[in-house]
Model confidence (mean pLDDT): 82 of 100. Transfer RNA from a Betaproteobacteria bacterium, 75 nucleotides, folded computationally. NCBI's taxonomy places the organism under Bacteria, Pseudomonadati, Pseudomonadota, Betaproteobacteria.

RNA sequence: CAGUGUGUAGCGCAGCCUGGCCAGCGCACCUGCCUUGGGAGCAGGGGGUCCUGAGUUCGAAUCUCAGCACACUGA
Numbered sequence: 001c002a003g004u005g006u007g008u009a010g011c012g013c014a015g016c017c018u019g020g021c022c023a024g025c026g027c028a029c030c031u032g033c034c035u036u037g038g039g040a041g042c043a044g045g046g047g048g049u050c051c052u053g054a055g056u057u058c059g060a061a062u063c064u065c066a067g068c069a070c071a072c073u074g075a
Base pairs, nucleotide, nucleotide: 001074002073003072004071005070006069007068010027011026012025013024020058029045030044031043032042033041051067052066053065054064055063
């Protein structure tokens, strides 16, 4: 320098191809029950404007463009 992939909650991921209801799951976190206490278990709860910006559209995590970070491949 070129190509490909990844970027979504504190962590790990799904959803993207095929635009549409409120953006979900596990772990973690908070509260309560239980326990002498802790852990485990049970019940309930909170946390995101989906890497950034722009565009298309009635409507974008999803489509298009540019940029940023990381990983891999090639030169």
Source information
The sequence is in RNAcentral, with records from Rfam. It matches the Rfam family "tRNA".